[in-house]
Context: one part of a larger RNA
C1' cells in the first nucleotide's frame, strides 16, 4: 500500500461528467403548513416546540413542584428539504446473469371484421377443440394512449370498399381446316389422287373471377410548392404577377429527447455559465390518433438551481479489523 470500518481542526462541492459516494434527516405527541388543483390531492409540504426520574393533585387527560446526566425516540431500527424543466397520466410489465427507462401494458378513445355451423385461431384439405355452453352493450383485428381543449388539407399512386355497361382474359366447349397413315382409284412405270377410322395439329366462335375502367374511402399506406414584384426614410409584404400538384402544413408548439449553421440572438440565473430557464422565429429537416398542445398527482426516469451536510475535495492525519510481509 489493500480491503472493511471508526474519528478529524479549519474550510464546506472547491471534487467530480455529475455531491458518485458517505454524512446530514428520521420515532411519537403539539403547533404550524405554499404555489398549484382533475378539490381528492399537494402535506410528514416546509418550518418550530416538546419527549427522562420522583413527589403531590386528578377517574383520566394533565397540571403544580423537585432531581440527574455531555445527551432523555439516552442502544438498535428509522423520511435530507425545497424551486424549477423534459417524458410517461397513474399502480403495474421488461432485456434469468452489463439496459427498469421515456420502451412495454394500462383505462379511455377510433377505425374494421363477424347474424352464428360467427368472424378469428389450433388441427393431417380431418375428426375435434378454442372463441362459446357467449350472440353485435358480443366476440376477433388494427393503431392511438388518463383527463382537458382539439384533432385541419389532399382520393393522383398504394390498399381496401362498391360497382357492373364496355375492353382484355383460362380451363373447357366448338363450327371450320392442315398434316401423317391407307381401303380404294388413276397411270406402262415413275408416280399421282384419296373416302372412313386412327392420329398430330391449326382453330372462327362461347367462356367466371381477376385486371383496365367507373365511384367512395386518410383515428386507411401515405402526401401536405417554387420564382418574381409591390407600402411617403430604411426595413417588411397585408397586395399582385407567375409556374407547377391529387393537396401545398390549418390549430398549437418552435435552436425542441427534433436546429446542421449554432456557445444563434435578448433576458434570467453566476464573480464568470458551449448546460438550465424564459423569449424571439431565419422550423438545415414539428405538426394534429406514425396523435398536436397543455396538464394536478404519480416516477430507484433524465436536465438544471437553491438551502441543510459533509474527508468528495484543499490535504492529510489518527484509531480498530482483515488479508499481504518477517520469524516460528
Nucleotide at each position: 500500500c489493500u480491503c472493511u470500518c471508526g474519528u478529524u481542526a479549519a474550510g464546506g462541492a472547491a471534487c467530480u461528467c455529475g455531491g458518485c459516494a458517505a454524512u446530514c434527516u428520521a420515532g411519537c405527541c403539539c403547533c404550524g403548513u405554499a404555489a398549484c388543483u382533475u378539490c381528492g390531492g399537494g402535506a410528514u409540504a416546509a418550518g418550530g416546540g416538546g419527549c427522562c426520574c420522583c413527589u403531590c393533585c386528578g377517574c383520566a387527560a394533565g397540571g403544580a413542584g423537585g432531581g440527574c446526566g455531555c445527551a432523555g425516540u439516552g442502544a438498535a431500527g428509522u423520511g435530507g428539504c425545497a424551486c424549477u424543466a423534459c417524458c410517461g397520466a397513474c399502480u403495474g410489465u421488461u432485456u434469468a446473469a452489463c439496459a427498469a427507462a421515456a420502451a412495454c401494458a394500462c383505462a379511455g378513445g377510433u377505425c374494421u371484421c363477424u347474424g352464428c355451423u360467427a368472424a378469428g385461431c389450433c388441427g393431417u384439405g380431418a375428426a375435434g377443440g378454442c372463441g362459446a355452453c357467449g350472440u353485435a352493450u358480443a366476440g376477433g383485428g388494427a393503431c392511438u394512449g388518463a383527463c382537458a381543449c382539439c384533432u385541419g388539407c389532399c382520393c393522383g399512386g398504394u390498399g381496401c370498399c362498391g360497382g357492373a355497361a364496355g375492353g382484355u382474359u383460362a380451363a373447357g366447349g366448338a363450327a371450320g381446316g392442315g398434316g401423317g397413315u391407307c381401303a380404294g382409284c388413276c397411270g406402262c412405270a415413275a408416280g399421282g389422287c384419296a373416302a372412313a377410322g386412327c392420329u398430330c395439329u391449326c382453330g372462327a366462335c362461347c367462356g367466371a373471377a381477376g385486371c383496365c375502367c367507373c365511384g367512395g374511402u386518410a383515428a386507411a399506406c401515405g402526401g401536405c410548392g417554387g420564382c418574381c414584384g409591390u407600402a411617403a426614410c430604411u426595413c417588411u409584404a397585408a397586395c399582385g404577377g407567375u409556374c407547377c400538384u391529387a393537396a401545398g402544413g390549418u390549430a398549437g408548439c418552435g435552436a425542441a429527447a427534433u436546429u446542421c449553421c449554432u456557445u444563434g440572438u435578448c433576458g434570467g440565473g453566476u464573480a464568470a455559465g458551449u448546460u438550465c430557464c424564459g423569449a424571439c422565429c431565419u422550423g438545415c429537416a414539428c405538426g394534429a390518433a406514425u396523435g398536436g398542445u397543455g396538464u394536478a398527482a404519480c416516477g430507484a426516469g433524465u436536465g438544471g438551481u437553491g438551502c441543510g451536510c459533509u474527508g468528495u475535495c484543499u490535504u492529510g492525519a489518527c484509531g480498530a479489523g482483515a488479508a499481504g510481509c518477517c520469524c516460528g